RNA sequence: CGGCGCGUGGGAAAGCUAGGGAAUCCGCCUGGUCCGGAACCAGGAGAUCGUCGGUUCGAAUCCGACCGCGCCGA
Numbered sequence: 001c002g003g004c005g006c007g008u009g010g011g012a013a014a015g016c017u018a019g020g021g022a023a024u025c026c027g028c029c030u031g032g033u034c035c036g037g038a039a040c041c042a043g044g045a046g047a048u049c050g051u052c053g054g055u056u057c058g059a060a061u062c063c064g065a066c067c068g069c070g071c072c073g074a
Stems, first nucleotide, its partner, number of pairs: 001073007010026003020057001028044005050066005
């Protein structure tokens, strides 16, 4: 320098093919149970999806550029 893959709550991770309600698990908070804790039960908060722009009525999803990580080639 070129090619490919990946980037989504605090952590992991699905959704992208085929645009329209961002699941799930762990963790966290509150309450119940218990003398208390753990476990269990009930409820709840938390992500504008790596950044910027474009297309569109509408973008995590399509397009472009850039950033970061990994692999391959030169």
This is a predicted structure of a 74-nucleotide RNA (transfer RNA) from a Planctomycetaceae bacterium. Rfam family: tRNA. Rfam classes the family as a transfer RNA. The same sequence occurs in records of 2 taxa. The sequence is in RNAcentral, with records from ENA and MGnify.